This is a predicted structure of a 387-nucleotide RNA (Bacterial RNase P class A) from Meinhardsimonia xiamenensis. It matches the Rfam family "Bacterial RNase P class A". Rfam classes the family as a ribozyme.

[in-house]
RNA sequence: GCGGCGGGCCGGAUGGCCGCUCCUGCCCCUUGUGGCAGGGGAGGAAAGUCCGGACUCCAGGAAGCAACGGCGCCGGGUAACGCCCGGCCGGGGAAACCCGAGGGAAAGCGCCACAGAGAAGAGACCGCUGUCGGCUGUCGCCGGCAGCAAGGGUGAAACGGUGGGGCAAGAGCCCACCGCGGGACGGGCAACCGGACCGGCACGGCAAGCCCCGCCGGGAGCAAUGCCGAAUAGGGACCUCAGAGGGCCUUCACGGGCCCGGGGAUGCUUCCUCCCAGAGGUCCGGGUUGGCAGCUAGAGCCUGCCGGUAACGGCAGGCCCAGAGGAAUGGCCAUCGAACCGCCUUCGGGCGGGGAACAGAAUCCGGCUUACAGGCCCGCCGCGCGC
Numbered sequence: 001g002c003g004g005c006g007g008g009c010c011g012g013a014u015g016g017c018c019g020c021u022c023c024u025g026c027c028c029c030u031u032g033u034g035g036c037a038g039g040g041g042a043g044g045a046a047a048g049u050c051c052g053g054a055c056u057c058c059a060g061g062a063a064g065c066a067a068c069g070g071c072g073c074c075g076g077g078u079a080a081c082g083c084c085c086g087g088c089c090g091g092g093g094a095a096a097c098c099c100g101a102g103g104g105a106a107a108g109c110g111c112c113a114c115a116g117a118g119a120a121g122a123g124a125c126c127g128c129u130g131u132c133g134g135c136u137g138u139c140g141c142c143g144g145c146a147g148c149a150a151g152g153g154u155g156a157a158a159c160g161g162u163g164g165g166g167c168a169a170g171a172g173c174c175c176a177c178c179g180c181g182g183g184a185c186g187g188g189c190a191a192c193c194g195g196a197c198c199g200g201c202a203c204g205g206c207a208a209g210c211c212c213c214g215c216c217g218g219g220a221g222c223a224a225u226g227c228c229g230a231a232u233a234g235g236g237a238c239c240u241c242a243g244a245g246g247g248c249c250u251u252c253a254c255g256g257g258c259c260c261g262g263g264g265a266u267g268c269u270u271c272c273u274c275c276c277a278g279a280g281g282u283c284c285g286g287g288u289u290g291g292c293a294g295c296u297a298g299a300g301c302c303u304g305c306c307g308g309u310a311a312c313g314g315c316a317g318g319c320c321c322a323g324a325g326g327a328a329u330g331g332c333c334a335u336c337g338a339a340c341c342g343c344c345u346u347c348g349g350g351c352g353g354g355g356a357a358c359a360g361a362a363u364c365c366g367g368c369u370u371a372c373a374g375g376c377c378c379g380c381c382g383c384g385c386g387c
Base pairs, nucleotide, nucleotide: 001383002382003381004380005379006378007377008376009375010374012336013335014334015333016332017331018330020041021040022039023038024037025036026035027034028032043358047369048368050367051366052365053364054363055221056220057219058218059273060272061271062270063269064268065267068217069216070215071214072213073087074086075085076084077083088102089100090099091098092097103212104211108210109209110206111205112204125152126151127148128147129146130145131144132143133142134141135140160178161177162176163175164174165173179201180199181198182197185194186193187192225293226292227291228290235284236283237282238281239280240279241278245260246259247258248257249256250255262276263275264274300319301318302317303316304315305314306313307312340353341352342351343350344349
């Protein structure tokens, strides 16, 4: 210098004028939908709503069973995860590095398209061999019977591979190596790795098919939910479930206490606590389409040190960083400006035009995925050249 791989970061800038929204302070014989001043005001994805949570309601909690759904190598991180980090195994690459829904196929069932003779304990289509018969001068050809999975051919896959021996021809039939199964022992927390020795080979693939094993999971979601107010109240009709109960003690009585029974979740069952004396539905009719809270200080952000390979954790100091709600975060002007386009070039660049990607909070966090003009930084691999 060229080519490649991985990671991190930024993603228009500055100023002026006019607006919008929220907060704080001040002002007013206009107390307001007010005025003035100061301050905050979109993103790395705010997106898809795909996972995991916080929070709220279904009265709170615990356990078991069944169904359904999800996850699935090992170790660690985390509030948690299907996320992240480190490793293992398999695949790709010359390497840096990248990819993998990665438990079980000797529990059972099912399936394996097309092609092919045959697709699971299979298969003689071509073929090889023996024998018998016929034909033939010979080579040989045709037919019957029997043997053979070595070769050809089909396929994603054909029931171990290569070489040798053996045989009529063949075949783990026998042998060596490789593969496969078992495996003393050794290493590692583990996944897993190595492996003396044994076995002639028995065990094809698919579990994002049923299934088996292990682990996890109740439902609905801020339009949750609560408060203000006469205000989803009060009223009328019908229906469903339960039946307003029973016993005991105490009291003159009112009342109180205990036990049993009924109801209160949204699969079923059990237990503990709590609550209720009725609960629910449909229709008619009536009322509200307001305000406030939830709402943003949080598994928060920045810096430094320490522990850890890392994800991450701990400590110290500093900071406050949108809270709108039919929904603010905008418009105009000026200067500068990347990409891109044109012309010129001494190849260093110059001049002119041009004008900024994807996108936009809606209860809040942690992830994943998807979209993205262009730019910057760091590390690694390979090749070439120079010293």